Large-subunit ribosomal RNA, domain IV from a marine sediment metagenome, 338 nucleotides, folded computationally. The RNAcentral record of the full RNA draws on MGnify. Its mean pLDDT, the model's own confidence on a scale to 100, is 86.

[in-house]
Context: one part of a larger RNA
RNA sequence: CGGUUGUGAAGGAACUCGGCAAAUUCACCCCGUACGUUCGCAAGAAGGGGGCCCUCCAGGUAAUGCUGAGGGCGCAGAGAAAAGGCUCUGGCGACUGUUUAUCAAAAACACAGCACUGUGCUAACUCGCAAGAGGACGUAUACAGUGUGACACCUGCCCGGUGCCGGAAUGUUAAGGAAGCAGGUUAGCCCGACUUGUCGGGCAAAGCUUGCGACCGAAGCACCGGUAAACGGCGGCUCUAACUAUGAGAGUCCUAAGGUAGCGAAGUUCCUUGUCGGGUAAGUUCCGACGCGCAUGAAUGGUGUAACGACUGGAGCACUGUCUCCACAACCGACUCG
Numbered sequence: 001c002g003g004u005u006g007u008g009a010a011g012g013a014a015c016u017c018g019g020c021a022a023a024u025u026c027a028c029c030c031c032g033u034a035c036g037u038u039c040g041c042a043a044g045a046a047g048g049g050g051g052c053c054c055u056c057c058a059g060g061u062a063a064u065g066c067u068g069a070g071g072g073c074g075c076a077g078a079g080a081a082a083a084g085g086c087u088c089u090g091g092c093g094a095c096u097g098u099u100u101a102u103c104a105a106a107a108a109c110a111c112a113g114c115a116c117u118g119u120g121c122u123a124a125c126u127c128g129c130a131a132g133a134g135g136a137c138g139u140a141u142a143c144a145g146u147g148u149g150a151c152a153c154c155u156g157c158c159c160g161g162u163g164c165c166g167g168a169a170u171g172u173u174a175a176g177g178a179a180g181c182a183g184g185u186u187a188g189c190c191c192g193a194c195u196u197g198u199c200g201g202g203c204a205a206a207g208c209u210u211g212c213g214a215c216c217g218a219a220g221c222a223c224c225g226g227u228a229a230a231c232g233g234c235g236g237c238u239c240u241a242a243c244u245a246u247g248a249g250a251g252u253c254c255u256a257a258g259g260u261a262g263c264g265a266a267g268u269u270c271c272u273u274g275u276c277g278g279g280u281a282a283g284u285u286c287c288g289a290c291g292c293g294c295a296u297g298a299a300u301g302g303u304g305u306a307a308c309g310a311c312u313g314g315a316g317c318a319c320u321g322u323c324u325c326c327a328c329a330a331c332c333g334a335c336u337c338g
Base pairs, nucleotide, nucleotide: 001333002332003331004330005329006328007327008326010324011323014322019319028050029049030048031047036041038150052072053071054070055069056068058067059066073077085317086316087315088314089313090312091311092309093308097109098108113148114147115146116145117144118143119142125134126133127132151304152303153302154301156234157233158232161231162230163227164226165225166224167223170222171221172220176216177215180212181211182210183209184208185207188203189202190201191200192199193198194197235253236252237251238250239249262296263293274290275289276288277287278286
């Protein structure tokens, strides 16, 4: 000096990102217990008291000093060990549960509940090349997919875009079919030349073949309609009331429609330590308000909410070597000698 422990004057969170760590509390019995609440809880709320030994008149038991009364000893009677600190108030998630085996346990995932969509059974859907299997020896109060996430109160407007569903008149449209047209090939015909059966040129049927091709031709797309608990979206400018300010109101432009109820400097607020109030002597955090919200907002759910949480923010009481400010002790190392 390091490690593991122990003790500490006065103070008591002044430490620190943060009471991290430690300390307090602690089992059992009795008394007692608030707000809130989904009446289950909250609750071991909180906060008090008790305990050892001896005696016995009393009460009680199936029995036992069980209750009670009186007395005794110690610093201390759960005499050691083991064994909740408590309270108030926000945020998030209803809850028990699940997770990054080895830096994250959470506000993430799941969840019951809610909603939409698909599926009529050889179901949809999934696995498999297939046979086949799961779904299910189930049958729409079922199964599958997606979103939301107990419960309470609710869930506004927009179908222009994208998607999905429905429609089928018209337009567009593939393979394929196909009237026809054109090219190549050449039996044959015509012309010319001569060495009279050859060469050159021209035309050309059928067949075969190549190209083009009116027209016929499904779904899809275009088109028409529906649909937002489908993906998503939910305005600008100017003016205006007899102080000022504000703007119920008016005008205008644009839009598919211009954000309703709620909530709001929020886990969302840049400006920002916004402003006001509370708590402190002093508060960038915290709580309550305000609202022109840079850039809230309704199942990408909105707002509340008892209970729950090794979650997270703030405050108080208690407690302490966290600190002021360090000291000492035990043991194990380090170090010295052997």